[in-house]
Context: one part of a larger RNA
């Protein structure tokens, strides 16, 4: 002087990015326990007492008296707790070696496709998986529990259907031109017509790819605009949410919590650039998850100090 153990006067988070660590809580028995809820929980919620040993009693549950420590789950195992918000409903699951999460599954819910030699996946191929299954099954995409709920748009791009015209290869067709030969022939070019699918074209489809407007003007203070007007558009964002895991400007404005809050939590809505299965919105439980704010409790701190252990180091 480092590590590892403990100990500490008052103060209790004043540290710090954040109580990281460290303390504190603990075990059994009574008692008593709110909002809220999907009625199951929440909940060991919360907060209370109690707990050795000796006699007598005893319904054998326990009672009554008595005695001893500072202390009686006398040591060791042995939950700290409340409360607000985000995200996931949930138990699970993942980066073997820097991420365990909000990330992945997931029950649930939708759309396609599949009539069985199925679809669809592996193989050149025989084959073989699907499945010794049959659409209440199988595959593939997409959402992700329940609840309440999913709005307008088919112009573009996909799909699917249609089939009456346009356009279209290869083939057939051969008018008509030509090479060669004395000729017969033998070839070379080729117009009309003829000709699939496909596009175009005609309809559908959005839980398919996707998209969901500017201007200008009005009401007896002012503002502000329910109304009108006018341009484009397939069609101008419903209902909810909202400075948000999304707000640029921004520490927005106001309220609440603090003595003093760029963070938090309620509101407003000028939404840079929310918004409905790339789901919308709300939510009981549940999280080693993120983030506010408290009560306990402490060397984190004020701010240091001692012990004890190894280990270096220095004197001897």
């Nucleotide at each position: 002087a480092u590590u590892c153990a403990g100990u500490u006067a008052a103060g209790g988070a004043a540290c710090u990015c954040g109580g990281c660590a460290a303390a504190a809580u603990g075990a059994c028995c009574c008692c008593g326990u709110a909002a809220c809820u999907u009625c199951g929980g929440g909940a060991g919620a919360a907060g209370g007492g109690g707990u050795g040993c000796c006699a007598c009693c005893u319904u054998c549950g326990g009672g009554u008296g008595g005695c001893c420590g500072c202390a009686g789950a006398g040591a060791a195992u042995c939950g700290g707790c409340c409360u607000g918000a985000g995200c996931g409903a949930c138990u699970g699951u993942u980066u073997a070696g820097c991420a365990a999460a909000a990330a992945c599954a997931c029950a649930g819910g939708a759309c396609u496709c599949u009539g069985c030699u199925a679809a669809c996946u592996c193989g050149u191929a025989a084959g073989a998986g699907g499945a010794u299954g049959u659409a209440u099954a199988g595959a593939g995409u997409c959402u992700g529990a329940a609840a309440c709920c999913u709005g307008c748009c088919c112009a573009c791009u996909g799909c699917u259907g249609g089939a009456a015209g346009g356009u279209u290869a290869a083939g057939g067709g051969g008018a008509g031109c030509u090479g060669u030969u004395a000729a017969c022939g033998c070839g070379g070019c080729g117009a009309a017509c003829u000709g699939a699918a496909g596009c175009c074209c005609c309809a559908g489809u959005g839980a398919a790819g996707g998209g969901c407007g500017g201007c200008g003007g009005u009401a007896a203070c002012u503002a502000u605009a329910a109304c009108c007007g006018u341009c484009c558009u397939a069609a101008g964002g419903u209902a909810g949410c909202g400075a948000a895991a999304u707000u640029c400007c921004u520490u927005g404005u106001c309220a609440g919590g603090u003595a003093a809050g760029u963070u938090c939590u309620g509101a407003c809505c000028c939404g840079c650039a929310u918004g409905a299965a790339a789901g919308g919105u709300c939510c009981a439980a549940c999280g080693a998850c993120u983030u506010g704010g408290g009560c306990g409790c402490u060397g984190u701190c004020u701010u240091g100090a001692c012990u004890g252990a190894a280990u270096g180091c220095u004197c001897g």
Large-subunit ribosomal RNA, domain IV from an uncultured bacterium, 316 nucleotides, folded computationally. The coordinates come from a structure-prediction model, not an experiment, and the mean pLDDT is 88.